[in-house]
RNA sequence: GCCCCUAUAGCUCAAUGGCAGAGCAACGGACUUUUAAUCCGCUGAUCUCAGUUCGACUCUGAGUGGGGGCA
Numbered sequence: 001g002c003c004c005c006u007a008u009a010g011c012u013c014a015a016u017g018g019c020a021g022a023g024c025a026a027c028g029g030a031c032u033u034u035u036a037a038u039c040c041g042c043u044g045a046u047c048u049c050a051g052u053u054c055g056a057c058u059c060u061g062a063g064u065g066g067g068g069g070c071a
Stems, first nucleotide, its partner, number of pairs: 001070007010024004018054001027041004047063005
């Protein structure tokens, strides 16, 4: 330099173009003499900028970060 893959919650992952969910973690409560465990509840996210579309996490283009391959 060229090509491919990838970016969603604090972490690991889902999500046929049609209300973004789960597990763990955090927080609040119940239980317990207390802690742990358990149970209930709750908060929190689509890498950025454009485009297509009635409607975009999803499709297209450019860029950024990460990983890999060739040279």